[in-house]
RNA sequence: CCGAAUCCAUGGCCCGAAGCCGUGGACCGGGGGACCCACAAGUCCCUGGGGCUAAUCCCGCGGUGCAUCCGCGAGAGGCGCCGGCUCUUUCCGCGCCAGCCCGUCAGCUAACCCCGGAGGCCGACGAAAGAGGAAGC
Numbered sequence: 001c002c003g004a005a006u007c008c009a010u011g012g013c014c015c016g017a018a019g020c021c022g023u024g025g026a027c028c029g030g031g032g033g034a035c036c037c038a039c040a041a042g043u044c045c046c047u048g049g050g051g052c053u054a055a056u057c058c059c060g061c062g063g064u065g066c067a068u069c070c071g072c073g074a075g076a077g078g079c080g081c082c083g084g085c086u087c088u089u090u091c092c093g094c095g096c097c098a099g100c101c102c103g104u105c106a107g108c109u110a111a112c113c114c115c116g117g118a119g120g121c122c123g124a125c126g127a128a129a130g131a132g133g134a135a136g137c
Stems, first nucleotide, its partner, number of pairs: 001120002006026008027117006037107001048105001049102004056076002059073005077097005085132007
């Protein structure tokens, strides 16, 4: 710096500490779940559907004879950085679009219920506007 992935209190193990295993609270994040609203008809073919996340969609070529798969290229769209205190916006530049989960099932959704609070990386390099704060006078 990316990210929800942080803070406080406390118990046990231990002589004690480190460490390990718990408990409670605060805060941050995600999912399920009414009324209302949304969806909704017929035929044929193919095909399950959904969630976290920025990580999606479409086109062309090839692997291949078919691909819901893989690779390459391009477009649209999305995300992060662009810094020396923080935040917002624009330009320029650089990078990412992976991975995992549920298990035939879930639109929205008050009450209510459930779950997570990890992991990974950097040693520096632009321009402009605004706000706040800090330091100095």

This is a predicted structure of a 137-nucleotide RNA (c-di-AMP riboswitch aptamer (ydaO/yuaA leader)) from an Actinomycetota bacterium.
The source organism's lineage runs through Bacteria, Bacillati and Actinomycetota.
The model forms 91% of the base pairs in the Rfam consensus.
It matches the Rfam family "c-di-AMP riboswitch aptamer (ydaO/yuaA leader)". About the family: This family represents a conserved RNA structure found upstream of the ydaO and yuaA genes in Bacillus subtilis and related genes in other bacteria.